[in-house]
Molecule: Bacterial RNase P class A
Organism: Peptococcaceae bacterium 1198_IL3148
RNA sequence: CGAGUAAGUUAGAUGAUCGCGGGUACCAUACCGAAAGGUGGUACUCGAGGAAAGUCCGAGCUCCAUCGGGCAGGGUGCUGGAUAACGUCCAGUGGAGGCGACUCCAAGGAUAGUGCCACAGACAUGUAGACCGCCUAAGUCUGGUUAGCCAGACCGGCAAGGAUGGAACGGUGCGGUAAGAGCGCACCAGCGGCUAGGCGACUAGUCGGCUAGGUAAACCCCACCUGGAGCAAGACCGAAUAGGGGAACAAUGGGGCGGCCCGUCCUGUUCCCGGGUUAGGUCGCGUUGAGGCGUUAGGCAACUGGCGUCCCAGAUAGAUGAUCAUCCAAGACAGAACUCGGCUUACAGAUUUGCUCGCAUU
Numbered sequence: 001c002g003a004g005u006a007a008g009u010u011a012g013a014u015g016a017u018c019g020c021g022g023g024u025a026c027c028a029u030a031c032c033g034a035a036a037g038g039u040g041g042u043a044c045u046c047g048a049g050g051a052a053a054g055u056c057c058g059a060g061c062u063c064c065a066u067c068g069g070g071c072a073g074g075g076u077g078c079u080g081g082a083u084a085a086c087g088u089c090c091a092g093u094g095g096a097g098g099c100g101a102c103u104c105c106a107a108g109g110a111u112a113g114u115g116c117c118a119c120a121g122a123c124a125u126g127u128a129g130a131c132c133g134c135c136u137a138a139g140u141c142u143g144g145u146u147a148g149c150c151a152g153a154c155c156g157g158c159a160a161g162g163a164u165g166g167a168a169c170g171g172u173g174c175g176g177u178a179a180g181a182g183c184g185c186a187c188c189a190g191c192g193g194c195u196a197g198g199c200g201a202c203u204a205g206u207c208g209g210c211u212a213g214g215u216a217a218a219c220c221c222c223a224c225c226u227g228g229a230g231c232a233a234g235a236c237c238g239a240a241u242a243g244g245g246g247a248a249c250a251a252u253g254g255g256g257c258g259g260c261c262c263g264u265c266c267u268g269u270u271c272c273c274g275g276g277u278u279a280g281g282u283c284g285c286g287u288u289g290a291g292g293c294g295u296u297a298g299g300c301a302a303c304u305g306g307c308g309u310c311c312c313a314g315a316u317a318g319a320u321g322a323u324c325a326u327c328c329a330a331g332a333c334a335g336a337a338c339u340c341g342g343c344u345u346a347c348a349g350a351u352u353u354g355c356u357c358g359c360a361u362u
Stems, first nucleotide, its partner, number of pairs: 001358010012327007020047008030039003049333001053344002056342005061230004073226005078092005093107001094105004108221002113219002115215003131162002133158003139154006170188006189211001191208007234283004244273006253267005291310008328331001
């Protein structure tokens, strides 16, 4: 210098004017509303994000349910740790990729049991499978014979080779054999035992019998976790109208059913009582939080403790904007709605640090 890799930072700046929302202080005491309650002016001060997003996990908080335990259902799934908790994070193990820095992994159990393995193929899990093939050593028969044996048939033996398949019951080689075969041996893979190291996942060594297919994002087994709904949660306040209960008064009426009577249903005025409703009001709701920043101690780290300091949007039709001037690197994705911890997704340009590889120079 180039190419890469990991972790970050920033998210136009400065000033002026006008405007909008919250808070505090002062002024005003009128207006809106049935009520509850709300509204004005001036000054000062505060006013979006790293993702405020998706609403995918985990919590706080609220209401409902709940003695306790179990089943069912759901979730998680290598090990150790962190945390309020998690499916998150950190450090490792194993596997995969990369020359490397580094990245990625739905990574418990297939020796509890069951199921499935299409097509092809003789055989697809059962100490399987003779389609082509290899072998006639032993046994029986026939023929030949130089009497050693040779040829053929039968009875059989064989998973080494071919073929099918994603997969054919360990692989390669030597020995062995009639031909073969872990039948024997060496190395490799796998499985199990032992020893050593590690908290552990696991690793290394050694021994053994020679071998045990895949699939659990199939049922299932094992271990652990798990009640439901969500701020339109929920709490409080309050009318009119309608409706419910009671008392008093008036009339003995009026209306419906019916031809009429009886019967039955509805119906007046005043007062009192308690309950419910409405996207009505107040609270929940942002002065206190698993809070931010700095520093220090512990830890590889995630994180935790101590000390100091700060208060940092809070609306409810929903504020966070507009104009002008100057500057340059010419400004991406995008807008809070109960609150936190994560994950995921979007993101222009600029920029910092560590590390890796290549080239050149000294």